[in-house]
Context: one part of a larger RNA
RNA sequence: UUGGGUUUAAAGGGUGCGUAGGCGGAAAUGUAAGUCAGUGGUGAAAUCCUGCAGCUUAACUGUAGAAUAGCCGUUGAAACUGUGUUUCUUGAGUACAUUUGAGGUAGGCGGAAUGUGGUGUGUAGCGGUGAAAUGCAUAGAUAUCACACAGAACACCGAUUGCGAAGGCAGCACACUAAGUCAUUAUUGACGCUGAGGCACGAAAGUGUGGGGAUCAAACAGGAUUAGAUACCCUGGUAGUCCACACUGUAAACGAUGAUAACUCGCUGUCGGCGAUACACAGUCGGUGGCCAAGCGAAAGCAUUAAGUUAUCCACCUGGGGAGUACGACCGCAAGGUUGAAACUC
Repeated sequence: UUGGGUUUAAAGGGUGCGUAGGCGGAAAUGUAAGUCAGUGGUGAAAUCCUGCAGCUUAACUGUAGAAUAGCCGUUGAAACUGUGUUUCUUGAGUACAUUUGAGGUAGGCGGAAUGUGGUGUGUAGCGGUGAAAUGCAUAGAUAUCACACAGAACACCGAUUGCGAAGGCAGCACACUAAGUCAUUAUUGACGCUGAGGCACGAAAGUGUGGGGAUCAAACAGGAUUAGAUACCCUGGUAGUCCACACUGUAAACGAUGAUAACUCGCUGUCGGCGAUACACAGUCGGUGGCCAAGCGAAAGCAUUAAGUUAUCCACCUGGGGAGUACGACCGCAAGGUUGAAACUC
């Protein structure tokens, strides 16, 4: 490389948009690039194959033929692919009408809790643990009543609930904004799918500048525990946690399952529409769960939300360690990231 694979054995890119490329619905008609058929040329000799011949035979040699991928020309065919023209509506969009939701952004508002401040009541403990101690407290703590301030997070509702491409999204109302679904016709008429590079988004931690700082809390300090205890437990506590702007670009970024399309028994919940409507419903479309048939699978299991049966496109894998390391390159302020070996060894 071929083949075979990628839920869990090695292997699906974190996610989307999209360039080139690859692939692409139905009908008619033309063309003849691919394709197919005939034919001509070329396709050295030797070799290989077949017949015959020569060395006593064979190997070997000679001779005649056959064969020869491909390439070039020519004459045809027109199903398929390509291409031109004309048309179609089922794929894909658009419009009208409804509707759904923690989808996003910005500013505003709210109550509970926590902490702090000054004040009142009040007196000797509080706190913490397996038990303690460090710590706080007669300079009046803890507790408790009312008040004020600050920052962060939003109990109940709340759910195999919902929304989003993924990351993710939850107090309340408003503004702006994106998306999906359903229904009916109308409309465009293949406008589609995938997508190497590329661009954008991308939890947490981390970085830069400036704010903010209630809680929690790496580092750090102290107290315990212990043989030791650079830990687990306790008391404190700084970065950080929050905001704005800019960077970083990684995660068990997981459904460990790429995207799209078609096909393949049923049962049962639930969310959003529609039909019907008194309920029932057997209805229908789109999501989201559970169970199971065929089938698949090494099994566990998957099973119309496939890991079944097919098609197209992309990504990736090829024994373990060395190693996601070294070197180089690119990116980054740095931390580091991306790409990514070999020797050696089992």

RNAcentral holds the full RNA, with entries from Greengenes. This is a predicted structure of a 346-nucleotide part of an RNA (small-subunit ribosomal RNA, central domain) from an uncultured bacterium. The prediction has a mean pLDDT of 86.